[in-house]
């Protein structure tokens, strides 16, 4: 230099052949408890890596960059 795959909540991942985003741990309150822990119950947190295109509507689809890993040469 060529191919491929990823990039989503603080972390570790789901999500779907286009209707607008979840879990699981983590944090903040409550219940409990003589207090902690465990348990339950509830909250808050995302520019879906960036930019442009397609659509009535993009986390998806298409085109370009970035960064990671992995073949190759």
């Nucleotide at each position: 230099g060529g191919g491929c795959g990823g990039a989503u909540a603080g972390c570790u991942c789901a999500g779907c052949u286009g209707g607008a985003a979840g879990a699981g741990c983590g944090c903040c309150c409550g219940c409990c408890u003589u207090a902690c822990a465990c348990g339950c119950g509830g909250g808050a947190g995302g520019u879906c890596a960036c930019a442009g295109g397609u659509u009535c509507a993009a986390u998806c689809c298409c085109u370009g960059u970035u960064c990671c890993g992995c073949c190759u040469a």